A computed fold for a 150-nucleotide RNA, annotated as glmS glucosamine-6-phosphate activated ribozyme aptamer. Rfam family: glmS glucosamine-6-phosphate activated ribozyme aptamer. Rfam describes the family as follows. This entry contains a glucosamine-6-phosphate activated ribozyme that is found in the mRNA for GlmS. GlmS is an enzyme that uses fructose-6-phosphate and glutamine to generate glucosamine-6-phosphate. The prediction has a mean pLDDT of 75. The sequence was found by an Rfam model in a public genome assembly. Of the family's consensus pairs, 83% are formed in the model.
RNA sequence: GAGAUACUGUUAGCGCCGGGCCCCACGGGGGUGACGAGGACUGGCAGUUGUCGAAAGACUCGGCGGAUGCUGCCACGGCGCCGGUGAGCCGUCAGGGAGGAAGGAAAAAGCGGAAUCGAAACCGUAACAGAGGUCCUCCCGACACCGGAA
Numbered sequence: 001g002a003g004a005u006a007c008u009g010u011u012a013g014c015g016c017c018g019g020g021c022c023c024c025a026c027g028g029g030g031g032u033g034a035c036g037a038g039g040a041c042u043g044g045c046a047g048u049u050g051u052c053g054a055a056a057g058a059c060u061c062g063g064c065g066g067a068u069g070c071u072g073c074c075a076c077g078g079c080g081c082c083g084g085u086g087a088g089c090c091g092u093c094a095g096g097g098a099g100g101a102a103g104g105a106a107a108a109a110g111c112g113g114a115a116u117c118g119a120a121a122c123c124g125u126a127a128c129a130g131a132g133g134u135c136c137u138c139c140c141g142a143c144a145c146c147g148g149a150a
Stems, first nucleotide, its partner, number of pairs: 014065004019061001020032005035053003042075007076091004081148006095140007110125004
């Protein structure tokens, strides 16, 4: 340095809980408390009830902490020959907008199973989103000045 096997982890819609609610064998215990998709992509500071839909209608309610989001400012970086300055727009696939297409989830419910005294907790199983992203088309923008190259 490479390989094999085993174990652990695979990182935030995440973690926790003294409220509420549910259960019990009740001086005390247990359960519930975000279902997936998407998201870190330059850094810092500040602010912020911080994306999308699904389900449900005691709940995903409420509380605490965190957070890859968004906004503003600053720095850095990019923007169809090159360099500089300024403006503007963006963030390394580094302009904005509109329309269209393809592709695209899990849980709940139900059914089955197992544990428990029991409980909304566990396991298996089908279907069903929207945003983002991708692709296509169209529209707008792609500036000003100075110097250079051709």